[in-house]
RNA sequence: AGUUGGCCAGGCAAUCGCUCGAUCCAUGUGAUCGGGAGGAAAGUCCGGGCUCCAUCGGGCAGGGUGCCAGGUAACGCCUGGGGGACGUGAGUCCACGGCUAGUGCCACAGAAAAUAUACCGCCUUGCGCCUUUUAGGAGGCAAAGGGUAAGGGUGAAAUGGUGCGGUAAGAGCGCACCGCGCCUUUGGCAACAAAGGUGGCAAGGUAAACCCCACUCGGAGCAAGACCAAAUAGGGGAGUAGGCUGUUCGCAGCCACCCGCGCCCACGGGACUCCCGGGUAGGUUGCUUGAGGCCAUUGGCGACAAUGGUCCCAGAUGAAUGAUUGUCCACGACAGAACCCGGCUUAUCGGCCAACU
Repeated sequence: AGUUGGCCAGGCAAUCGCUCGAUCCAUGUGAUCGGGAGGAAAGUCCGGGCUCCAUCGGGCAGGGUGCCAGGUAACGCCUGGGGGACGUGAGUCCACGGCUAGUGCCACAGAAAAUAUACCGCCUUGCGCCUUUUAGGAGGCAAAGGGUAAGGGUGAAAUGGUGCGGUAAGAGCGCACCGCGCCUUUGGCAACAAAGGUGGCAAGGUAAACCCCACUCGGAGCAAGACCAAAUAGGGGAGUAGGCUGUUCGCAGCCACCCGCGCCCACGGGACUCCCGGGUAGGUUGCUUGAGGCCAUUGGCGACAAUGGUCCCAGAUGAAUGAUUGUCCACGACAGAACCCGGCUUAUCGGCCAACU
C1' cells in the first nucleotide's frame, strides 16, 4: 500500500418519567426489586415453524431452481471442491444443463450472417487491340470463361490457429505443434483432470429467444386462528301475563291482547314476555423457553454436529424503551421490535482484533 474474516456501535453520574414481571400492603395516580430494540429491528426478496382452508392418487397447465459433493428443519442460503474470467499476489467475480431434438433471431457494414458465397486480389485459358520485327517470334493492355479462399477489405462475430512442405496459384492437400471430437487407461464418491491412441475437423453466435431435459412447488396469512360478549337492528322457537265470582283456602268455574272479520274456529300480520343461536363494538388469548444464548470437550479441512455445564435475555396494542443536567473522549453514522426463526440484499460516523499478500 492492499486482501479476507470477526467484533464494538459514545462512556460514567444525578434527577424526573414510560412499560412489563415478581413480591408486599393500608388494594392504588402505591412501595421494593428485576427486565426493557438492532447489526441491520429496514426491503418483504427467498426458506421454514405455527394457524385455518383444501386434499385418495395420478396427469395437464403454470412458477421456481440448474457444475459436483456435503451441511441444514428448509432454502434460490452456507461450506469444501471442479471449470471459466480478472488480478504481480493475498484473493475477487460467474443464471456454470442442452444450439449434432426442433423452430426462430443475428441491426449497420459487407460478396456472404449459414446445408451459402466471391468485391478487390492471386493463378490460368484468352476474343480483340497496341508496340516491335523482313518474317517466325517477343512484349504489353484486355472483354469473357475457369481455378482459388493465401492476402486485402466489412463486421461484435467470417467456416480451426501457427509454421514447414506442396502447388499454376492455393487449399488439412500432406506433416509437426496447439485447439476440438471420439475411444481406452489412470486418479477422484463426483464435477473433472492427466496420459496414450485415433479422426483431417464433425460447417458460427444466441436458451436473462421459444423450447427440450432433470429436480421441485396446494392456497391464505397473527388483520392467521381460538374464547368471552353489551346496546341497537335483524333471524328462529314458545307463550298471552291478567281479571271476575265462589270457596271447605286444597282449589273450582267463567271471560281474556290488537287488526284482517258481526260471532266462533282456523290462517296471516302486528304488539308484548321469555328462551335459543349468529354476529358488531369491546375484552381475553395466540405472545414469547426458542431449530435459544454462553462456556468447555469431542468429531470434521470446513459449513456444522454430538455430549456436558450454565443462563433466562423486550413483549407494547394508539402502541413503552425517553427527557434534562454535569463530566470525559477519538465528539458519536445508518436507523425503532409488532407471531417467531434461518438467510439474502440494501443503508451505515468511526474504532479494534486476527490471518495473509

RNAcentral holds the sequence, with entries from MGnify. A computed fold for a 357-nucleotide RNA from a marine eukaryotic metagenome, annotated as Bacterial RNase P class A. Its Rfam family is "Bacterial RNase P class A". Rfam classes the family as a ribozyme. The model forms 94% of the base pairs in the Rfam consensus.